[in-house]
Context: one part of a larger RNA
RNA sequence: AUUGAACGCUGGCGGUAUGCUUAACACAUGCAAGUCGAACGGCAGCAACUACCUGCUUGCAGGUAGGUUGGCGAGUGGCGGACGGGUGAGUAACGCGUAGGAAUCUACCCUUUUGUGGGGGACAACUCGAGGAAACUCGGGCUAAUACCGCAUAUGCUCUUCGGAGUAAAGCUAGGGAUCUUCGGGCCUCGCACCAUGAGAGGAGCCUGCGUUAGAUUAGCUUGUUGGUGGGGUAAAGGCCUACCAAGGCGAUGAUCUAUAGCUGUUCUGAGAGGAUGAUCAGCCACACUGGGACUGAGACACGGCCCAGACUCCUACGGGAGGCAGCAGUAGGGAGUAUUGGACAAUGGGCGCAAGCCUGAUCCAGCAAUGCCGCGUGUGUGAAGAAGGCCUGCGGGUUGUAAAGCACUUUCAAUUGGGAAGAAAGAUUUAGAGUUAAUACCUCUUAAUAUUGACGUUACCAAUAGAAGAAGCACCGGCUAACUCUGUGCCAGCAGCCGCGGUAAUACAGAGGGUGCGAGCGUUAAUC
Numbered sequence: 001a002u003u004g005a006a007c008g009c010u011g012g013c014g015g016u017a018u019g020c021u022u023a024a025c026a027c028a029u030g031c032a033a034g035u036c037g038a039a040c041g042g043c044a045g046c047a048a049c050u051a052c053c054u055g056c057u058u059g060c061a062g063g064u065a066g067g068u069u070g071g072c073g074a075g076u077g078g079c080g081g082a083c084g085g086g087u088g089a090g091u092a093a094c095g096c097g098u099a100g101g102a103a104u105c106u107a108c109c110c111u112u113u114u115g116u117g118g119g120g121g122a123c124a125a126c127u128c129g130a131g132g133a134a135a136c137u138c139g140g141g142c143u144a145a146u147a148c149c150g151c152a153u154a155u156g157c158u159c160u161u162c163g164g165a166g167u168a169a170a171g172c173u174a175g176g177g178a179u180c181u182u183c184g185g186g187c188c189u190c191g192c193a194c195c196a197u198g199a200g201a202g203g204a205g206c207c208u209g210c211g212u213u214a215g216a217u218u219a220g221c222u223u224g225u226u227g228g229u230g231g232g233g234u235a236a237a238g239g240c241c242u243a244c245c246a247a248g249g250c251g252a253u254g255a256u257c258u259a260u261a262g263c264u265g266u267u268c269u270g271a272g273a274g275g276a277u278g279a280u281c282a283g284c285c286a287c288a289c290u291g292g293g294a295c296u297g298a299g300a301c302a303c304g305g306c307c308c309a310g311a312c313u314c315c316u317a318c319g320g321g322a323g324g325c326a327g328c329a330g331u332a333g334g335g336a337g338u339a340u341u342g343g344a345c346a347a348u349g350g351g352c353g354c355a356a357g358c359c360u361g362a363u364c365c366a367g368c369a370a371u372g373c374c375g376c377g378u379g380u381g382u383g384a385a386g387a388a389g390g391c392c393u394g395c396g397g398g399u400u401g402u403a404a405a406g407c408a409c410u411u412u413c414a415a416u417u418g419g420g421a422a423g424a425a426a427g428a429u430u431u432a433g434a435g436u437u438a439a440u441a442c443c444u445c446u447u448a449a450u451a452u453u454g455a456c457g458u459u460a461c462c463a464a465u466a467g468a469a470g471a472a473g474c475a476c477c478g479g480c481u482a483a484c485u486c487u488g489u490g491c492c493a494g495c496a497g498c499c500g501c502g503g504u505a506a507u508a509c510a511g512a513g514g515g516u517g518c519g520a521g522c523g524u525u526a527a528u529c
Stems, first nucleotide, its partner, number of pairs: 001528003005525005012376006018369002020334001026331002029329003034079003039076002042072002046070003049066008086287003095212007104204003109200001111198001113196001115194001117151001119149002126141006156167004171192002174189003179186002213259003220250003225247008262284004267276003289310005312323004340366001342365003348362001349360004379409004389400004413470001415465005423456001428450003432446004473518005478499003484513005494501002
């Protein structure tokens, strides 16, 4: 000088940052990932409408029926649950950092080219039945799709013996002048989707050089081990795997083993070199009760998915089931020690959706803590009778001390009252113009107008009111080291970072007066330079 600190005494306000460093110990409860009806069949609930019936107060109330409409529980289907958030157990490693490389993949997004024709059979939901305490499961029957499967076509793509062979797709909403219509639509147009493919962006996988803690009281280690050939496997190179062949490969320039440890940008210190460090924030990695495994998918071997085994907890009708806070709060425990079971999606961002919107413990805010840093205040001026009181005294006085009182002012902050920004851009409705188009619809873009959208929030800030009014402590005073006297004690009680004080005149113990230092803090302890 510093700290994610703790402890003791003390404590006015604001801003800002930070807050389980220990048990990767165990977890009650709530929330943390959904969304789309413009993919689909439908209709459990809500609302509207239509028809009928009843009551009558003649335009209301009640009932029944109808998916007709707005919507929508459960279900099929799509996209997202691989992001975001947490933790640092493991890892001394191509894990990380840095500089390169070639044998790769890539959903959504941007862009290029070419298409989207014509058919089929199912399975949920539903219904009927059965089993079970439950979790849930089984069987029969019906049905839709952007679910699933053939056929056609192939700009291309893949394979090729260069003859050829193989390989796709899905529709939906909105609007509409003619025309057709079985009155559902066909057809046209816009938009969104879908298939194939080239390129891009961003992302991911792989390989290599160099760097990356300590120990030799660890000296030898290795058999898929090191290399080759054939085969397999992967998105992809490769002993990655396998069969055969060869006998290699690493090591005192420290292999192997053991211990410790996430790495980095940074952070702290220091004139620097260096030393220490890896909280918050950012990048990468690893993990998700412990161990193993794959499935789905563009992407996982998947924190809030699945299967198996194990430990633990819970339910049970004893047959069998359920669970995983190292998400946000919170609880118990451990500990010197670390916060609220808060508000809002208003902003930023993310997922889904054409959109409106919904979801979002990400995030933005608020709460708690002097934990750190920064700022402000606790008054200002005047005031000698140098008051009283305290302390000291050589008894004359000295000191506390302009300090107080008194007089004259001010009102920051806090208090009370009133006003009051910015964070709001979008989106919605309407107007005008342009594009698109057969179209003056629709849709898209631009423009203008209108009414709105704020958790924080009793916001920041401003004004007014009253009154010095509500706001100072802590450590030290022998030397190092700024600051001295009295009383008590008498090697006792005690102090102490080192030297050392204390045995009757203690500036070193305890108290007091006085002083010194810092100040909403001050000391102590721990740790680093």
Small-subunit ribosomal RNA, 5' domain from an uncultured prokaryote, 529 nucleotides, folded computationally.
Rfam family: Bacterial small subunit ribosomal RNA.
The RNAcentral record of the full RNA draws on ENA.